[in-house]
Context: one part of a larger RNA
RNA sequence: CGACGGGGGUCCGCACAAGCGGUGGAGCAUGUGGUUUAAUUCGAUGAUACGCGAGGAACCUUACCUGGGCUAGAAUGCUAGGGGCAUAGAUCAGAAAUGGUCUAGCCCGCAAGGGCCGCUAGCAAGGUGCUGCAUGGCUGUCGUCAGCUCGUGCCGUGAGGUGUUGGGUUAAGUCCCGCAACGAGCGCAACCCCUUCUCUUAGUUGCUAACAGGUAAGGCUGAGGACUCUAGGAGGACUGCCUGCGCAAGCAGUGAGGAAGGAGGGGAUGACGUCAAGUCAUCAUGGCCCUUACGCCCAGGGCUACACACGUGCUACAAUGGCCCUGACAGAGGGUUGCUAGGUAGUGAUACCAAGCCAAUCCCAAAAAAAGGGUCUCAGUUCGGAUUGCAGGCUGCAACUCGCCUGCAUGAAGCUGGAAUCGCUAGUAAUCGCGCAUCAGCAAUGGCGCGGUGAAUACGUUCCCGGACCU
Numbered sequence: 001c002g003a004c005g006g007g008g009g010u011c012c013g014c015a016c017a018a019g020c021g022g023u024g025g026a027g028c029a030u031g032u033g034g035u036u037u038a039a040u041u042c043g044a045u046g047a048u049a050c051g052c053g054a055g056g057a058a059c060c061u062u063a064c065c066u067g068g069g070c071u072a073g074a075a076u077g078c079u080a081g082g083g084g085c086a087u088a089g090a091u092c093a094g095a096a097a098u099g100g101u102c103u104a105g106c107c108c109g110c111a112a113g114g115g116c117c118g119c120u121a122g123c124a125a126g127g128u129g130c131u132g133c134a135u136g137g138c139u140g141u142c143g144u145c146a147g148c149u150c151g152u153g154c155c156g157u158g159a160g161g162u163g164u165u166g167g168g169u170u171a172a173g174u175c176c177c178g179c180a181a182c183g184a185g186c187g188c189a190a191c192c193c194c195u196u197c198u199c200u201u202a203g204u205u206g207c208u209a210a211c212a213g214g215u216a217a218g219g220c221u222g223a224g225g226a227c228u229c230u231a232g233g234a235g236g237a238c239u240g241c242c243u244g245c246g247c248a249a250g251c252a253g254u255g256a257g258g259a260a261g262g263a264g265g266g267g268a269u270g271a272c273g274u275c276a277a278g279u280c281a282u283c284a285u286g287g288c289c290c291u292u293a294c295g296c297c298c299a300g301g302g303c304u305a306c307a308c309a310c311g312u313g314c315u316a317c318a319a320u321g322g323c324c325c326u327g328a329c330a331g332a333g334g335g336u337u338g339c340u341a342g343g344u345a346g347u348g349a350u351a352c353c354a355a356g357c358c359a360a361u362c363c364c365a366a367a368a369a370a371a372g373g374g375u376c377u378c379a380g381u382u383c384g385g386a387u388u389g390c391a392g393g394c395u396g397c398a399a400c401u402c403g404c405c406u407g408c409a410u411g412a413a414g415c416u417g418g419a420a421u422c423g424c425u426a427g428u429a430a431u432c433g434c435g436c437a438u439c440a441g442c443a444a445u446g447g448c449g450c451g452g453u454g455a456a457u458a459c460g461u462u463c464c465c466g467g468a469c470c471u
Stems, first nucleotide, its partner, number of pairs: 007471007015461002019424005026315008034306002042053002064301007077123005083117002087104007106115003126290002129288003135284002137279003140275001142273001147186006153162003166177003192267004197235007207224002211222003238261001241255001242253004304443001317417001321376006333364003338357002342353004383414001388409007430453007
């Protein structure tokens, strides 16, 4: 100088408190530990690992295991030699990789030669092998916390201090006042994006007030730019005005005006650094190691095992509910190897036929909770749906290990969950559905978005946790 203290002072944060909903008990999904295994590939391990890398493990992926094969090799470039064996088809052995046999049979150029292909020799390969404690890059965390520093000056023998402390104030080292300091940089804030209001420009594929046509109905048609909307531009909020307090900064107000008020709401944005934090398996890379194998190809298996333990979730245990019927109302997305209207068949998953759409035009598309009507009447039930049997559908070369979906049947545990523990302060929690990426299909209850309905509570800072400043 720091760090630490069950030292002190001041102050923050869903940190506690006040509330609402969960987890911990059940079944299932998923990840992990452990165990098992020929293999159950590898990594991640308090907070900061555990629905994490993985935004898709049947083959592939795939790195693991077993077996069968290759050795300049699966890919690319170059050199030399020799060749037409290029390409296409058939067939045999085999699990395939691979190997054999047969048939047809090259292109450009006058030529030299070149293209293409495989063979031989060589230069060069390959490694998801080790080291994240040799590294780059990227990332998590403290933490969107308000801090971290520098130049000159001054003080100190020096390490260092001062500035950055003090008094106020702020979300903020934010600003004000003071001061041996005066300034400056990285952070804060602002500049960027979305959203909330208004104006303007534009008017199709969107819209429809007026006029006209037309329909069973319908912006369906002519037409229109008013309105909604779309997407470009501009304005708008600054404690600007008023009152009170204050030296000021600023604070308070059921103040005015305003769509919005004191940072309006949300996002992107992460200082110096910390954890030898994570990643050599995204990639790159030093060193080390393997080279007829630790490389490469293929088939099958495994990553999906199961006495058990933990994390994260989904569905429930019911009446604020279950089931049945009935023309309510979104937003944001995706679509040509695609989305598929409509029709027909089927209880259904789906199949067949078939219109439109490269999409503000057509389709996915039904929003669901809600509302109205009916039924059930407290029961392991008309709750709950696990499990299992049978019959089917779809994707795909292929669903046995190991996919999803449908129908019928079956109808387990579960009656609100011990100690303990988590999230959330407003369009939030809770609850309801919708979409997308990956993707042939899908183990998605995950992730990322979107809108619908829509609360309760905060006295306060003694205590728990984390953090900031002074001492």
This is a predicted structure of a 471-nucleotide part of an RNA (small-subunit ribosomal RNA, 3' major domain) from an uncultured bacterium.